[in-house]
RNA sequence: UGGGCAUUCGCCAAGCGGUAAGGCACUGGACUCUGACUCCAGCAUUCGUAGGUUCGAAUCCUUCAUGCCCAG
Repeated sequence: UGGGCAUUCGCCAAGCGGUAAGGCACUGGACUCUGACUCCAGCAUUCGUAGGUUCGAAUCCUUCAUGCCCAG
C1' cells in the first nucleotide's frame, strides 16, 4: 500500500429489508429472621462513525475509525 473478516445493552450473543431475541450482570418488588435460591417486572429515541439507496435499513452501497488475518 492492496485485499478479507469483525464492530449490536455493562459482558456474551441472535438477527440476513418490515422497525432489535436470549443468557449473565444490574435495578425494583414478592418470598426469607437476614442472606442465598426461586418467582414477577424493568433495562439498546442513535446497532463503531459520517453519508447514500428505499415507503421502510442493524441488514444493501460508499467513506472513515478500531482490532485481527492475508499478500507485497

The RNA shown here (transfer RNA) has 72 nucleotides and comes from an uncultured Eubacteriales bacterium.
The sequence was found in a public genome assembly.
Its Rfam family is "tRNA". The family's RNA type in Rfam is transfer RNA.